The RNA shown here (transfer RNA) has 71 nucleotides and comes from uncultured Acidaminococcus sp. The sequence was found in a public genome assembly. Taxonomically the source falls in Acidaminococcus (Bacteria, Negativicutes, Acidaminococcales, Acidaminococcaceae). Its Rfam family is "tRNA".
[in-house]
RNA sequence: AGGAGUAUAGUUCAAUGGUAGAGCAACGGUCUCCAAAACCGUCGAUCUGGGUUCGAAUCCUAGUACUCCUG
Numbered sequence: 001a002g003g004a005g006u007a008u009a010g011u012u013c014a015a016u017g018g019u020a021g022a023g024c025a026a027c028g029g030u031c032u033c034c035a036a037a038a039c040c041g042u043c044g045a046u047c048u049g050g051g052u053u054c055g056a057a058u059c060c061u062a063g064u065a066c067u068c069c070u071g
């Protein structure tokens, strides 16, 4: 320099263009003499800008960061 991929909750990952979910973590509760475990609940997110669309995490485009390949 060229090409490909990834970016979603604190973390690991889902999500046919139509209500963004799950596990773990955190917090609260039940249980227990206490704690752990178990069970119930709560909180919390679409990398940034623009476009298409009635409607975008999803499609297009320009950036940013990271990973891989070629040289």
Base pairs, nucleotide, nucleotide: 001070002069003068004067005066006065007064010024011023012022013021018054026042027041028040029039030038047063048062049061050060051059